[in-house]
Context: one part of a larger RNA
Molecule: large-subunit ribosomal RNA, domain IV
Organism: Patescibacteria group bacterium
RNA sequence: CUUUCCCAAAGGAACUCGGCAAAAAAGCGUGUGUAACCUCGGGAUAAACACUGCCUUGAGUGAUCAAGGCCGCAGCAAACGUUUUUCGGGCGACUGUUUACCAAAAACUUAGGUCCCUGCGAACCAUUCUUGGAAUGUAUAGGGGCUGAUGCCUGCCCAGUGCUAGAAGGUUACGGAGAGAGCUGAAUUUCAGCGCAAGCUGAACCAGGCUUGAACUUAAGCCCUAGUGAACGGCAGCGGUAACUAUAACCGUUCUAUGGUAGCGAAUUUCCUUGUCGUGUAAGUUACGACCCGCACGAAUGGCAUAACGGUCUGAAAACUGUCUCUGGGAAAGGCUCG
Numbered sequence: 001c002u003u004u005c006c007c008a009a010a011g012g013a014a015c016u017c018g019g020c021a022a023a024a025a026a027g028c029g030u031g032u033g034u035a036a037c038c039u040c041g042g043g044a045u046a047a048a049c050a051c052u053g054c055c056u057u058g059a060g061u062g063a064u065c066a067a068g069g070c071c072g073c074a075g076c077a078a079a080c081g082u083u084u085u086u087c088g089g090g091c092g093a094c095u096g097u098u099u100a101c102c103a104a105a106a107a108c109u110u111a112g113g114u115c116c117c118u119g120c121g122a123a124c125c126a127u128u129c130u131u132g133g134a135a136u137g138u139a140u141a142g143g144g145g146c147u148g149a150u151g152c153c154u155g156c157c158c159a160g161u162g163c164u165a166g167a168a169g170g171u172u173a174c175g176g177a178g179a180g181a182g183c184u185g186a187a188u189u190u191c192a193g194c195g196c197a198a199g200c201u202g203a204a205c206c207a208g209g210c211u212u213g214a215a216c217u218u219a220a221g222c223c224c225u226a227g228u229g230a231a232c233g234g235c236a237g238c239g240g241u242a243a244c245u246a247u248a249a250c251c252g253u254u255c256u257a258u259g260g261u262a263g264c265g266a267a268u269u270u271c272c273u274u275g276u277c278g279u280g281u282a283a284g285u286u287a288c289g290a291c292c293c294g295c296a297c298g299a300a301u302g303g304c305a306u307a308a309c310g311g312u313c314u315g316a317a318a319a320c321u322g323u324c325u326c327u328g329g330g331a332a333a334g335g336c337u338c339g
Base pairs, nucleotide, nucleotide: 001334002333003332004331005330006329007328008327010325011324014323019320029051030050031049032048037042039149053070054069055068056067057066058065059064071075084318085317086316087315088314089313090312091310092309096108097107112147113146114145115144116143117142118141124133125132126131150305151304152303153302155235156234157233160232161231162228163227164226165225166224169223170222171221175217176216180212181211182210183209184208189204190203191202192201193200194199236254237253238252239251240250263297264294275291276290277289278288279287
């Protein structure tokens, strides 16, 4: 010096990002007592306070209680284990779950809410394509999406996208249809040439075959018409105006599908910003209460409250301390030196 412990004058968080770590208090005992708030269950072991030994007598089944007395500065073996307390705020209702090995959370889940699908050989999922699960269930069931206890609520917009429904018209595939066109084209027939003839050669017409192919016909879809936001989503600008000033209940105008309602608001959201005012401190970029000028809150991508709960985040206080002022002493093990 390192690690693990023990002790410390005076001060007591001045340390530090932060009381991290440590310390302290308390301690399944007996009794008293217990606030705000509240979903009336809780909060709560709230907090806070007092007592505890032994002997004698008495009461009682007993736990225990009452009276008197004795000793000490001090009477809980109520062990181990567990374990500060209080006051605010944010987030998440809660118990629970999670990144095995840097994240335990405000993330996930949750009960509850709501929307959509599904009539059973169900939807949906898997699949070897036929079976299995769903389910030996049947809409108080099953599946999927979003939200996330509870309380008060959940505004406006269907123009775009999606979904649902509709079917008059337009468009539209395969298929059907087959006008027409092209190629080929045997035999027969016709014509030409040659041949005495049989016949041969060439050409033409045509049946048939092949290829191509217009009109017409033909579904869903799309265009179209409606509906639908707890579907994806969206929810403006400019100018003027009141008898001080300021502001604008009010008016005008442009654009839009509609122009943000209630509630909240410098917020885990506020750039400017340490906004301004107040509280707390001697002093406060944090905290809390307000204001509203919301760069860029806002209503199940939920809004706002909320008792209880939290190894959560953040602020304050009591107690307590080597965290610190400011270090020192001691113990054990290691390192180091010597052997």